Predicted 3D model of RNase P RNA and transfer RNA as a complex of 438 nucleotides.

RNA sequence: GAGGUGGUCGCGGGAUAUUCUAAGAUAUCCUGAGGAAAGUCCGGGCUCCAGAAAAGGAUACUGGGUAACUCCCAGGGAGGGCGACCUUACGGAAAGUGUCACAGAAACUAAACCGCCGUAGCAACUAAGCUAUGCUUAGCUGCUAGUAGUUCGAAGGACUACCAGGCAAGGGUGCAAAGGUGGGGUAAGAGCCUACCAGCGAGAAAGUGAUUUCCGGCUGGACAAACCCUAUCUGGAGCAAGGCCAAAUAGGAGGGUUUAACCCUCGGGUAGGCUGCUGGAGGCCUAAGGUAACUUAGGUCCUAGAUAAAUGAUCACCACCAGGAAAAGAUUUUUCUUGGUAACAAAACCCGGCUUACGCUU
RNA sequence: GGGCCGUUAGCUCAAUUGGCAGAGCAAGGGACUCUUAAUCCCUAGGUUGGAGGUUCGAUUCCUCCACGGCUCACCA
Numbered sequence: 001g002a003g004g005u006g007g008u009c010g011c012g013g014g015a016u017a018u019u020c021u022a023a024g025a026u027a028u029c030c031u032g033a034g035g036a037a038a039g040u041c042c043g044g045g046c047u048c049c050a051g052a053a054a055a056g057g058a059u060a061c062u063g064g065g066u067a068a069c070u071c072c073c074a075g076g077g078a079g080g081g082c083g084a085c086c087u088u089a090c091g092g093a094a095a096g097u098g099u100c101a102c103a104g105a106a107a108c109u110a111a112a113c114c115g116c117c118g119u120a121g122c123a124a125c126u127a128a129g130c131u132a133u134g135c136u137u138a139g140c141u142g143c144u145a146g147u148a149g150u151u152c153g154a155a156g157g158a159c160u161a162c163c164a165g166g167c168a169a170g171g172g173u174g175c176a177a178a179g180g181u182g183g184g185g186u187a188a189g190a191g192c193c194u195a196c197c198a199g200c201g202a203g204a205a206a207g208u209g210a211u212u213u214c215c216g217g218c219u220g221g222a223c224a225a226a227c228c229c230u231a232u233c234u235g236g237a238g239c240a241a242g243g244c245c246a247a248a249u250a251g252g253a254g255g256g257u258u259u260a261a262c263c264c265u266c267g268g269g270u271a272g273g274c275u276g277c278u279g280g281a282g283g284c285c286u287a288a289g290g291u292a293a294c295u296u297a298g299g300u301c302c303u304a305g306a307u308a309a310a311u312g313a314u315c316a317c318c319a320c321c322a323g324g325a326a327a328a329g330a331u332u333u334u335u336c337u338u339g340g341u342a343a344c345a346a347a348a349c350c351c352g353g354c355u356u357a358c359g360c361u362u
Numbered sequence: 363g364g365g366c367c368g369u370u371a372g373c374u375c376a377a378u379u380g381g382c383a384g385a386g387c388a389a390g391g392g393a394c395u396c397u398u399a400a401u402c403c404c405u406a407g408g409u410u411g412g413a414g415g416u417u418c419g420a421u422u423c424c425u426c427c428a429c430g431g432c433u434c435a436c437c438a
Stems, first nucleotide, its partner, number of pairs: 001360001003318007011032009034344001038355002041353005046238004056234005061075005076090001077088004091229002096227002098223003113171002115167003119145005125139006146162007179197006198219003201215001203214004242275004252266006282301008319341010363437002365432005372387004381418001389405005411427005
């Protein structure tokens, strides 16, 4: 992109003419589904509901477009790809609350199972000294991790005192372990210090801005598609909305006749009918502005409006696709012939988007 | 046309602040019984309608689809 043109028959709507009291009938002419008419996921127009606030709901990097938007365009950050490029529900976890099962010492006021260091005791070795077959001091290695008191008591536990400590590097657990790596430092260690990297910042520069670069100090786990906070927007219902006409019925008002019934009028509002209803934030072309979305100006074009719901069938030509044959020709063209023109699906108040479905061709 | 709900084992239903998907009936096997039923014991059976996302982790939260339902007691 969703075959084109014309003829015949059929169906919906409209106009005109003839006939007819009218309803209607006949004739002629015009016109009659989509890119998604769908899902009903967003945003508006339109209509009704007295007003306001709150609650609630929606959206969420920045700038622009638009009547408006959960849409579109451009840019930033993040992620993916060798790359061209693609994707992105992308505010705040240092306002507060909550959750983080199992495992693990510890899941957020950090903590300590193994471990490292230190401390205390014992033992061996080495070295030095001395009043010398030992004693003291120092170093190193290994082992143990407590001792004393009070109290309850079956095991065992609680409290107090003695240095009863320091560390978070390593192991182990886990989706996640308190910034990462190297060096220094230390008893052992540690952002403790330092270089680079990551994160944070109310500082400086560039930019409309998101942000980027520099600089500075600091080290604060994850989850907001958990509650929440911040900013912006937001009343609800929907054309079966709503309006008008109006058989019938109930109850109601007035009048008349006549005396408890009937008649007339008003009103009521159901069935039904009319309206809302289709030309609009419309399409196409040209020019201008803008990176773009889009806007402005000029020109030009338009015709569904059904209500259980109309748009279909067939023929001819052209176009396209597929198969076969022949010729030229060297991978294409021409001619003939056969078949096909499909898929997804069809208005129901109207627009702008998104999403989903879709044979074939480009 | 508009509006609103639901989907978990063969059937009917549970599953709460997201943390091992369960119950009753049905099915299969066994016991009891002469046999069947009832009763008792045991067992199997799940892509939680589908796809994608958030999260360490989804039946649960979010998005898009599919199917079904509400019939004058959802709206004339």
Rfam match: Bacterial RNase P class A. The family's RNA type in Rfam is ribozyme.